This is a predicted structure of a 156-nucleotide RNA (glmS glucosamine-6-phosphate activated ribozyme aptamer) from bacterium 1XD42-8. The sequence is in RNAcentral, with records from Rfam. Of the family's consensus pairs, 85% are formed in the model.

RNA sequence: AAAGUAAGUUAAGCGCCAGAGCCAUUUUAGAAUGGCUGACGAGGUGGGAGGAGAAUCGAAAAAAAUCGGCGGGUGCCUCCCCGCUUUCCUCCAAGCGCAGCCUAUCAUAAAAACCAUCUGGUAACGGAUGGGACAAAGUGCCAGGCAGGAGCCGCU
Numbered sequence: 001a002a003a004g005u006a007a008g009u010u011a012a013g014c015g016c017c018a019g020a021g022c023c024a025u026u027u028u029a030g031a032a033u034g035g036c037u038g039a040c041g042a043g044g045u046g047g048g049a050g051g052a053g054a055a056u057c058g059a060a061a062a063a064a065a066u067c068g069g070c071g072g073g074u075g076c077c078u079c080c081c082c083g084c085u086u087u088c089c090u091c092c093a094a095g096c097g098c099a100g101c102c103u104a105u106c107a108u109a110a111a112a113a114c115c116a117u118c119u120g121g122u123a124a125c126g127g128a129u130g131g132g133a134c135a136a137a138g139u140g141c142c143a144g145g146c147a148g149g150a151g152c153c154g155c156u
Stems, first nucleotide, its partner, number of pairs: 014071004019067001020037007040058003046081006082097005089151004100146004106140003114131007
């Protein structure tokens, strides 16, 4: 010095990078060494276990690279538990997770890119402030339509 062990902190367009591109130094060239780039926001978690794995929506760019690779992840599937809906309750069944499915109006909703100024770096590039925009999915109120079986209780 590396490795290992223990503890703490840090995250979900999150982390990292050896392909690739770019910059600097050296070099006749090649190559080598070091650095830079490598996802812009919106949205998304009942508890536990397991599984697969290319996890929703647009914006930007487009000569390409938000390409390519590794890992992770609120997504998906199965099982168990808890809860919600099917018009009191219990069991079963189906579907969901603050909570049934479908349709529609309305409402809600950006940031980067761009421009300007400043700032760090030899550079590639990075950071900050201000300006002015533009989405879709989704979510929500209301409305319409659709959604069981058995038991028990009550009424006639």